Record summary: The prediction has a mean pLDDT of 88. The part of an RNA shown here (large-subunit ribosomal RNA, domain IV) has 353 nucleotides and comes from a Gammaproteobacteria bacterium. Taxonomically the source falls in Gammaproteobacteria (Bacteria, Pseudomonadati, Pseudomonadota). It matches the Rfam family "Bacterial large subunit ribosomal RNA".

Context: one part of a larger RNA
RNA sequence: CUCGGAUGAAGGAACUCGGCAAAAUCGUGCCGUAACUUCGGGAUAAGGCACGCCCGUUGUAAGUGAAGGCGUACAGCUGGAGCUGAAACGGGUCGCAGUGAAGAGAGGGUUGCGACUGUUUAUCAAAAACACAGGACUCUGCAAACACGAAAGUGGACGUAUAGGGUCUGACGCCUGCCCGGUGCUGGAAGGUUAAGUGAUGGGGUCAGCCGUAAGGCGAAGCUCUUGAUCGAAGCCCCAGUAAACGGCGGCCGUAACUAUAACGGUCCUAAGGUAGCGAAAUUCCUUGUCGGGUAAGUUCCGACCUGCACGAAUGGCGUAACGACAGCCCUACUGUCUCCAUCCGAGACUCA
Numbered sequence: 001c002u003c004g005g006a007u008g009a010a011g012g013a014a015c016u017c018g019g020c021a022a023a024a025u026c027g028u029g030c031c032g033u034a035a036c037u038u039c040g041g042g043a044u045a046a047g048g049c050a051c052g053c054c055c056g057u058u059g060u061a062a063g064u065g066a067a068g069g070c071g072u073a074c075a076g077c078u079g080g081a082g083c084u085g086a087a088a089c090g091g092g093u094c095g096c097a098g099u100g101a102a103g104a105g106a107g108g109g110u111u112g113c114g115a116c117u118g119u120u121u122a123u124c125a126a127a128a129a130c131a132c133a134g135g136a137c138u139c140u141g142c143a144a145a146c147a148c149g150a151a152a153g154u155g156g157a158c159g160u161a162u163a164g165g166g167u168c169u170g171a172c173g174c175c176u177g178c179c180c181g182g183u184g185c186u187g188g189a190a191g192g193u194u195a196a197g198u199g200a201u202g203g204g205g206u207c208a209g210c211c212g213u214a215a216g217g218c219g220a221a222g223c224u225c226u227u228g229a230u231c232g233a234a235g236c237c238c239c240a241g242u243a244a245a246c247g248g249c250g251g252c253c254g255u256a257a258c259u260a261u262a263a264c265g266g267u268c269c270u271a272a273g274g275u276a277g278c279g280a281a282a283u284u285c286c287u288u289g290u291c292g293g294g295u296a297a298g299u300u301c302c303g304a305c306c307u308g309c310a311c312g313a314a315u316g317g318c319g320u321a322a323c324g325a326c327a328g329c330c331c332u333a334c335u336g337u338c339u340c341c342a343u344c345c346g347a348g349a350c351u352c353a
Stems, first nucleotide, its partner, number of pairs: 001348008010339002014337001019334001027051005036041001038171001052093006062084003068078003094098001106332007113324002118130002134169007146155003172319004177249003182246002184242005191237003197231001202226005209218003250268005277311001278308001289305005
């Protein structure tokens, strides 16, 4: 020096990212117990007192219950011997110390997030992530939807819309505004477009035949190459609906009898221009915003303000008792975390053998 254990003057978090670690609290009985609250909780809240042994009340209270007696007789009543045996009170007594060792909550205040108990990255993350009860939308009429499977078949389900599948939200309370222009979904079917198929018409090749002295020309039927009129569904275009579907929710200028500000007006654009609530926030760049609180001193914290770079309503908004090995801040207690280190008991390392 490393590891394990122990103690410490004065101070008591000055340590540090942070009270990490340690210390402290701790049992049982009694007294007592706030805000808030979903009236259950919060609560072992907090905060106090007592605790050994001996004597007495007292072998007491209580439990059990023998013999005997009564009796309508496997019942029941009576009876109290014997056995077991607290707790409390009064008095006394010893020690520094009596739950004498061991085992055995630190507590309080405030804020964020998540309601809660649960679940998770086996082996660096336990959380604010996942799940959850509850809410909503949507699909599905049963050989269900959906899923697995070339198929047979199976799950769903030996269920049947108070059922089952999918998606979102996430207890509870108060609520959940506006926009259907885009995308999606649902419905509609007049018009436009439109596939396979159908094959009208036209054109080409070949060729019997005809014309021509010849070269060559014309060319029916058939075969063949091609053209593609007409008819032709869904879809798309189109017309509606639908946002707890995907999503979206403005700008400029002026104006009040100090100033400032603008309830008010004008104008441009949009599908519609962000409602309630919240707001420097797990969201605020400027920013350590400004004011207040707490400290002697506070980039964190709490309360406000609103100038929201870039909150906002089931990608839920705002609250909320209880809960949390969650995250921030503060206080009390406590301490070698520290000022500042010292000593002791062990195990190593190290030296020698």